[in-house]
Bacterial RNase P class A from Actinomyces lilanjuaniae, 400 nucleotides, folded computationally.
The RNAcentral record of the sequence draws on ENA and Rfam.
The model forms 93% of the base pairs in the Rfam consensus.
NCBI's taxonomy places the organism under Bacteria, Actinomycetes, Actinomycetales, Actinomycetaceae, Actinomyces.
A source record names the gene rnpB.
Its Rfam family is "Bacterial RNase P class A". By type it is a ribozyme. From the family's description: Ribonuclease P (RNase P) is a ubiquitous endoribonuclease, found in archaea, bacteria and eukarya as well as chloroplasts and mitochondria.
RNA sequence: CAAGCUGGCCGGGCGGCCGCGGUAUUGUCUGGUGGCCCAGGCUCCUGGAGCACCAGACAGGCUGAGGAACGUCCGGGCUCCACAGAGCAGGGCGGUGGCUAACGGCCACCCGGGGUGACCCGCGGGACAGUGCCACAGAAAGAAGACCGCCGUCCGUGUACCGGGCGGUAAGGGUGAAAGGGUGGGGUAAGAGCCCACCAGCGUGGCGGGUGACCGCUGCGGCUAGGUAAACCCCGCCUGGAGCAAGACCGCACAGCUGACGUCUGAGGGCUGCUCGCCUGAGUCAGCGGGUAGGUCGCGUGAGGCCGUCGGCAACGGCGGUCCAAGAUGAAUGGUCGCCGCCACCCAGUCCGGUAACGGUGGGUGGUAACAGAACCCGGCGUACAGGCCAGCUUGUCCG
Numbered sequence: 001c002a003a004g005c006u007g008g009c010c011g012g013g014c015g016g017c018c019g020c021g022g023u024a025u026u027g028u029c030u031g032g033u034g035g036c037c038c039a040g041g042c043u044c045c046u047g048g049a050g051c052a053c054c055a056g057a058c059a060g061g062c063u064g065a066g067g068a069a070c071g072u073c074c075g076g077g078c079u080c081c082a083c084a085g086a087g088c089a090g091g092g093c094g095g096u097g098g099c100u101a102a103c104g105g106c107c108a109c110c111c112g113g114g115g116u117g118a119c120c121c122g123c124g125g126g127a128c129a130g131u132g133c134c135a136c137a138g139a140a141a142g143a144a145g146a147c148c149g150c151c152g153u154c155c156g157u158g159u160a161c162c163g164g165g166c167g168g169u170a171a172g173g174g175u176g177a178a179a180g181g182g183u184g185g186g187g188u189a190a191g192a193g194c195c196c197a198c199c200a201g202c203g204u205g206g207c208g209g210g211u212g213a214c215c216g217c218u219g220c221g222g223c224u225a226g227g228u229a230a231a232c233c234c235c236g237c238c239u240g241g242a243g244c245a246a247g248a249c250c251g252c253a254c255a256g257c258u259g260a261c262g263u264c265u266g267a268g269g270g271c272u273g274c275u276c277g278c279c280u281g282a283g284u285c286a287g288c289g290g291g292u293a294g295g296u297c298g299c300g301u302g303a304g305g306c307c308g309u310c311g312g313c314a315a316c317g318g319c320g321g322u323c324c325a326a327g328a329u330g331a332a333u334g335g336u337c338g339c340c341g342c343c344a345c346c347c348a349g350u351c352c353g354g355u356a357a358c359g360g361u362g363g364g365u366g367g368u369a370a371c372a373g374a375a376c377c378c379g380g381c382g383u384a385c386a387g388g389c390c391a392g393c394u395u396g397u398c399c400g
Stems, first nucleotide, its partner, number of pairs: 001396010012340007020064004026059009037048005042273001066371001070382002073380005078243004090239005095109005110124001111122004125234002130232002132228003147173002149169008181199006200224001202221008247297004256288006268280004304323008341368007351360003
């Protein structure tokens, strides 16, 4: 330098103008409620001034999306409901040791597989507990199996050759993803773990190492026993249900219930500041509970972020310091302009670094984008993503 592997990070910056949500220590205005003061009159009414609280509008201040806010797949907090205790069913998980609030997550290791390598991949308990299944092809698909072939014997007048019957045979051929260990020797009519040696694998002991999964060495056994549990099943462990539209509080109107007054002995209403008077004529008023419309809370100080230090290979944990960072409910977080940065293309090929491969630098034009947007909150996983940055490591037939 080229080609790669792994881990981490950014995903525009600043300013002007316009616009939106939240907030409240500010100011102004409007409305409501409460008491104080002043004035008028008819002692309970009206008007005025200012104070406190509440609500709203405007102005100023502060603040306002992500690495995935996404999918809603898994785990937990929180809330309500259910629940003596124990078990079954159902569901989930599955190498070992650790981490964690918990997990199907993470870290380290083991085993198996891939890569020259850095490294990557594995839903990774059990197939001698039992049952089932193994497409197509093939004679036969699991204590199997004679299609071709090989061998023996009998028959066809049968020695050769050919054909047929009966029997033996899994060495060879053929089918298949898979045909019941492999190689060599002995053996046989031909063959065969039928017998033997070595190797592979299975089962079962011993010694050593490791917390453990497991690893190394070694003895014995029968010659061998396929795959599939993301099929039933067996073993071990975990496991109540629903979800912020959870749930709590305040509560218009209508209807309901209770009580009081009233229906010509006139309630209530209209005219009215009040009294009288006039008009009208059957309901009116008060309370109660449930909680609809609506409103408020839940609602952001939390398994919290950042920095340092200590323990640990690491995930992670302890201690100290520091910071407070959206909260909508038809749902805000945007638009536009300028400068810078970045990217692409074109031109120049002068200059700079280097031994070189190579890298950088100047001018012009265009673009400024990708995936996507909180909705109770956290921890994960998965998926999407224009363009770019950093660190460590590997390989090389390139350059020196």